Transfer RNA from a Candidatus Poseidoniales archaeon, 74 nucleotides, folded computationally. NCBI's taxonomy places the organism under Archaea, Methanobacteriati, Thermoplasmatota, Candidatus Poseidoniia, Candidatus Poseidoniales. The same sequence occurs in records of 3 taxa. Rfam family: tRNA. By type it is a transfer RNA. The sequence is in RNAcentral, with records from ENA. The coordinates come from a structure-prediction model, not an experiment, and the mean pLDDT is 84.
RNA sequence: GGGCGUGUGGCGCAGCAUGGAAGCGCGCUUCCUUGGCAUGGAAGAGGCCCCGAGUUCAAAUCUCGGCACGUCCA
Numbered sequence: 001g002g003g004c005g006u007g008u009g010g011c012g013c014a015g016c017a018u019g020g021a022a023g024c025g026c027g028c029u030u031c032c033u034u035g036g037c038a039u040g041g042a043a044g045a046g047g048c049c050c051c052g053a054g055u056u057c058a059a060a061u062c063u064c065g066g067c068a069c070g071u072c073c074a
Stems, first nucleotide, its partner, number of pairs: 001073007010026004020057001028044005050066005
């Protein structure tokens, strides 16, 4: 330098082919249960989806250009 893949709450991931209310598990907070902890139960907070532009009535999702990481080739 080139090809491919990945980028979504604190962490691990789904959702993307087929555009239309952003979800799951763990963790966190509060409450119940206990003498206390753990387990269990109930409720809740936390994400403008890596950045910018474009298409569209509407973009995490499609298109283009970047950035970072991984991998392969040189």